Predicted 3D model of a 74-nucleotide RNA (transfer RNA) from a Gemmatimonadaceae bacterium. It matches the Rfam family "tRNA". Gene Ontology term of the family: triplet codon-amino acid adaptor activity. The prediction has a mean pLDDT of 86. RNAcentral holds the sequence, with entries from ENA and MGnify.

RNA sequence: UGCGGGGUAGAGCAGCCUGGUAGCUCGCGUGGUUCAUACCCACGAGGUCGGCGGUUCGAAUCCGUCCUCCGCAA
Numbered sequence: 001u002g003c004g005g006g007g008u009a010g011a012g013c014a015g016c017c018u019g020g021u022a023g024c025u026c027g028c029g030u031g032g033u034u035c036a037u038a039c040c041c042a043c044g045a046g047g048u049c050g051g052c053g054g055u056u057c058g059a060a061u062c063c064g065u066c067c068u069c070c071g072c073a074a
Stems, first nucleotide, its partner, number of pairs: 001073007010026004020057001028044005050066005
């Protein structure tokens, strides 16, 4: 420098192709259960979807550009 893949809650990941309420598991908090802890059950908090711009009535999703991580090539 070129090509490919990734960036979404504290962690690991879906959702993107086909635009329309942002989800799952674990973790965390509260309550239940227990003599108590764990397990289990119920509820809850936590996200400006990597940044900026564009298209659109509407963008995590489409387009442009930049940043960053991984891999391949030179």